[in-house]
Context: one part of a larger RNA
RNA sequence: UUGGGUAUAAAGUGUCUAUAGGUUGCUUUUCAAGUCCAUCGUCAAAUCCCAGGGCUCAACCUUGGAUAGGUGGUGGAAACUACCAAGCUGGAGUAUAGUAGGGGCAGAGGGAAUUUUCGAUGGAGUGGUGAAAUGCGUAGAGAUCGGAAAGAACACCAACGGUGAAAGCACUCUACUGGGCUGACACUAACACUGAGAGAUGAAAGCUAGGGGAGCAAAUGGGAUUAGAUACCCUAGUAUUCCUAGCCAUAAAUGAUGGAUACUAGGCAUUGUGCGUAUCAACCCAUGCAGUGUUGUAGCUAAAACGUUAAGUAUCCUGCCUGGGGAGUAUGUUCGCAAGAAUGAAACUC
Numbered sequence: 001u002u003g004g005g006u007a008u009a010a011a012g013u014g015u016c017u018a019u020a021g022g023u024u025g026c027u028u029u030u031c032a033a034g035u036c037c038a039u040c041g042u043c044a045a046a047u048c049c050c051a052g053g054g055c056u057c058a059a060c061c062u063u064g065g066a067u068a069g070g071u072g073g074u075g076g077a078a079a080c081u082a083c084c085a086a087g088c089u090g091g092a093g094u095a096u097a098g099u100a101g102g103g104g105c106a107g108a109g110g111g112a113a114u115u116u117u118c119g120a121u122g123g124a125g126u127g128g129u130g131a132a133a134u135g136c137g138u139a140g141a142g143a144u145c146g147g148a149a150a151g152a153a154c155a156c157c158a159a160c161g162g163u164g165a166a167a168g169c170a171c172u173c174u175a176c177u178g179g180g181c182u183g184a185c186a187c188u189a190a191c192a193c194u195g196a197g198a199g200a201u202g203a204a205a206g207c208u209a210g211g212g213g214a215g216c217a218a219a220u221g222g223g224a225u226u227a228g229a230u231a232c233c234c235u236a237g238u239a240u241u242c243c244u245a246g247c248c249a250u251a252a253a254u255g256a257u258g259g260a261u262a263c264u265a266g267g268c269a270u271u272g273u274g275c276g277u278a279u280c281a282a283c284c285c286a287u288g289c290a291g292u293g294u295u296g297u298a299g300c301u302a303a304a305a306c307g308u309u310a311a312g313u314a315u316c317c318u319g320c321c322u323g324g325g326g327a328g329u330a331u332g333u334u335c336g337c338a339a340g341a342a343u344g345a346a347a348c349u350c
Base pairs, nucleotide, nucleotide: 004321005320006319008303012318014201015200016199017198021194022193023192025088026087027086028085033081034080035077036076037075038074039073040072041071042070043069049065050064051063052062053061054060091191092188093187094186096183097182098181099180103177104176106174107173108172109171110154114150115149116148117147118146119145120144121143125136126135162169163168206247207246208245209244210243211242215241220236221235222234223233258317259316260315261314262313263312266295267294268293269292270291271290272289273288274287276285299306323350324349325348332343333342334341335340
């Protein structure tokens, strides 16, 4: 250097966009840089290798010869890669007609519940637990009825369902807006794939400033339990949870499975859409494309499993891994208000 891996053993960046780079459809032409062939020069001698010769043999000495390879010149070949030129439509995209959706953002509206408060009725308990107690209550609680206010979350529908790059997204309506899928017929003509650096986004918790604060609830107080109980249980309860603006950049950020393309048995279910038929809201039949599940053949796998949504068969690009601990630590650097994040060793030890 080549060779091996990456769902669960070490190992896929949380996700996307995209620069350089790498890779790249079909047909014909040019050219000859890569590539291939021939030939010439050169790569000192010695050494190595082959065939001989000389010391009695050998080591040793010696004569002759050669391959392979590198590099440069010349001449040629044109399949492949690159280049030049022209075209094609299957990849990709645009236009058009539809279509489904908790996709995003902003505004408006709604009811149930909870808590508080006001009024009324009423009169002794209530609450809580395994059992209790702290707590609340004759200054009238709890319960019932009526009025008001506030904040947060949206029962049923609801599904193995939908959608988004991921994080995520669900009461209803409206405005603006992104993406997907399907159909037929046109258009552009390889415009593609991946992607180091880079940029964007990124649950919860946390931070800064200003609001808001119903319920829940780290911390904390009290009551229990217990040998003790800095817990589990109960009663209170602050930050937080909510909104606006800005940070943070991490998660078992999981499908523990990077992206793209092609190929390789089926069965069943389901979502969107299209064609046909029909006795036309239902129902029945066959079938194409796109998605989501389940079972399973070949294959693969250490196994369990995976199995057209591959962990199968292949190609292209990329991240990462190389015994356990030390250690995601030390140090340095970058970022951050901080908390910390990113990058990231070694000694030593088994």
The part of an RNA shown here (small-subunit ribosomal RNA, central domain) has 350 nucleotides and comes from Trichopus zeylanicus subsp. travancoricus.
NCBI's taxonomy places the organism under Eukaryota, Streptophytina, Liliopsida, Trichopus, Trichopus zeylanicus.
The coordinates come from a structure-prediction model, not an experiment, and the mean pLDDT is 86.